[in-house]
RNA sequence: CGCUCAUCCCGAGGGGCAGAGGGACCGGCCCGACGAAGCCCCGGCAACCACCGCACACGGCGGCAGGUGCCAAAGCCGGCCCGCUACGGCGGGAACGAUGAGGA
Repeated sequence: CGCUCAUCCCGAGGGGCAGAGGGACCGGCCCGACGAAGCCCCGGCAACCACCGCACACGGCGGCAGGUGCCAAAGCCGGCCCGCUACGGCGGGAACGAUGAGGA
């Protein structure tokens, strides 16, 4: 970066500095002076990539924790389309976003 692929109902918080915002956007609804964002320390979760082992023409299983990532609520819910509906909603799919691994 209007690029590609995979994943996104699981999981995991304490302290210090700081001082009013935060949950991408919009609408809701939440979180926040019993302390938001951000930064630092320590801790933790997970297992995408790397690495190791075993299978294997499959992109499987197991291990590890080096590179990322993450630690309110399903990606908090919805937004556009489709189906169903006992009109309250329910289900599916997009778009957008995030993370990883690539690409340009």

The RNA shown here (SAM riboswitch aptamer (S box leader)) has 104 nucleotides and comes from a Frankiaceae bacterium. The prediction has a mean pLDDT of 86. The organism belongs to Frankiaceae, within Bacteria. It was read from a public genome assembly, where an Rfam model found it.